A computed fold for a 71-nucleotide RNA from an Anaerolineae bacterium, annotated as transfer RNA. Its Rfam family is "tRNA". By type it is a transfer RNA. The RNAcentral record of the sequence draws on ENA. Its mean pLDDT, the model's own confidence on a scale to 100, is 81.

RNA sequence: GCGGGCGUUGCAUAAUGGUAAUGCCUUAGCCUUCCAAGCUAAUGAUACGGGUUCGAUUCCCGUCGCCCGCU
Repeated sequence: GCGGGCGUUGCAUAAUGGUAAUGCCUUAGCCUUCCAAGCUAAUGAUACGGGUUCGAUUCCCGUCGCCCGCU
């Protein structure tokens, strides 16, 4: 330099155009003499900038970052 893949909450993953879901973590409550376990609830996310569309995590383009391959 060229090609390909990935980017979603603190962590690990879903969601192939229509209210972003699940588990763990955290916080609060219930239970318990206390702790653990269990139950209930809450908080918190689509890398960035454009385009298409009534509507974009999803489709298209560019930028950034990470990974793989070629030279």